Overview
Predicted 3D model of a 120-nucleotide RNA (FMN riboswitch aptamer (RFN element)). The sequence was found by an Rfam model in a public genome assembly.
Formats: sequence, C1' cells, structure tokens
RNA sequence: AUAUCUCUUCAGGGCAGGGUGCAAGUCCCUACCGGCGGUAUAGUCCGCGACUCCCCGCAAGGGGACUGAACCGGUGAGAUUCCGGUACCGACGGUAUAGUCCGGAUGGAAGACGGGAUAC
Repeated sequence: AUAUCUCUUCAGGGCAGGGUGCAAGUCCCUACCGGCGGUAUAGUCCGCGACUCCCCGCAAGGGGACUGAACCGGUGAGAUUCCGGUACCGACGGUAUAGUCCGGAUGGAAGACGGGAUAC
C1' cells in the first nucleotide's frame, strides 16, 4: 500500500420584500436552497441514500418494488460538471393548497475522517 472484518465520531440546505384574504413562511409576483460515491469541479449524466409501499421474521434483522428535473453557446486534449445565457425539479402527515413552517426524527442512512484485527 491492497483485501476482508470490526469499532468510534461525524454525516441536509432554504420564504427576505410585496399582493390578495378573516386567515397563507402553503395561493400570486419576486426571493432562497441543493445529501453521498464516480467522472474535468454536477440538484438535472451514471450509480447510491432518504421518503413511501410490499414480502419474510416473535424479535433483531433480511429481501424486493418505487425513486424528480437541462438545453444552447464558449474554452479545452478532455466538461450534459467550468464560463456565459435561458430553463427545470423537489416524499409522506398537519395546516388556507408547503422543496423552504411544524411532525414522524433526540430516528434512519448512502458515505467520510480516523482507530483496531487478520491475510498477502
């Protein structure tokens, strides 16, 4: 250094201004936000996690389904990732209709840093 196993810790951001209204951080105008791994730096490419649903199990836990959205131009060896422009997307329950409030969640988790063991 690599492989396998194992442990600790960590691991999601955002409604500012105005309008209507009895009432809206939910509607309308405008604003704001972007988990993890891969790859020329990615919310929109590839893959994963989360939410929701189903199955097995007394339980711990395991298996499966589902899984949103981008184009044009430029630079370059190389970019749907950079630069310029214009778009678009965002679980469930609650509540005046919610990506941004409250709740399940002091939860779970892709994974990240580090420690340990074993093998070569």